[in-house]
RNA sequence: AACUUAUUGCGAAAGACGGAGGGAAUAGGCCCGCUGAUGUCUUGGCAACCCUUUUUAGAAUUGACUGCAAAAGUCAACUUUUAAAAGAAGGUGCCAAAUCCUACUUUGUAAAUUGAUUUACAAAGAAUGAUAAGUA
Numbered sequence: 001a002a003c004u005u006a007u008u009g010c011g012a013a014a015g016a017c018g019g020a021g022g023g024a025a026u027a028g029g030c031c032c033g034c035u036g037a038u039g040u041c042u043u044g045g046c047a048a049c050c051c052u053u054u055u056u057a058g059a060a061u062u063g064a065c066u067g068c069a070a071a072a073g074u075c076a077a078c079u080u081u082u083a084a085a086a087g088a089a090g091g092u093g094c095c096a097a098a099u100c101c102u103a104c105u106u107u108g109u110a111a112a113u114u115g116a117u118u119u120a121c122a123a124a125g126a127a128u129g130a131u132a133a134g135u136a
Stems, first nucleotide, its partner, number of pairs: 002135007013043005021032003026103004044095003049091002051087002054085007061077006104125010
């Protein structure tokens, strides 16, 4: 780099270095930036994807019992798993603005021309990107 799944209107900043553009790419818009941005490092923080612990509930599994029965049921184990709750030691991530907004599709409303389009607004979805976990 590829594929799959999930998330993507919440949240969280100081110091040092550095010195001109930056906000992924294209276009438009709108912002950030010499009162020093973007970036790098340090420290701090946010969040809870992986993770940790405990509890509760469900399911599966195993065992015991009732039973003709591998049906159905009861109990137990606490092995696995799902959901909820709590946590933050560790692996990532993140710490301007909704992925900064729009672009593609559909629907609705309004207007214009007119017989199906155009424009504006709103909603839903998709796409792109990002991040995590997993696969080969």

This is a predicted structure of a 136-nucleotide RNA (SAM riboswitch aptamer (S box leader)) from a Bacteroidota bacterium.
Lineage of the source: Bacteria > Pseudomonadati > Bacteroidota.
Its mean pLDDT, the model's own confidence on a scale to 100, is 79.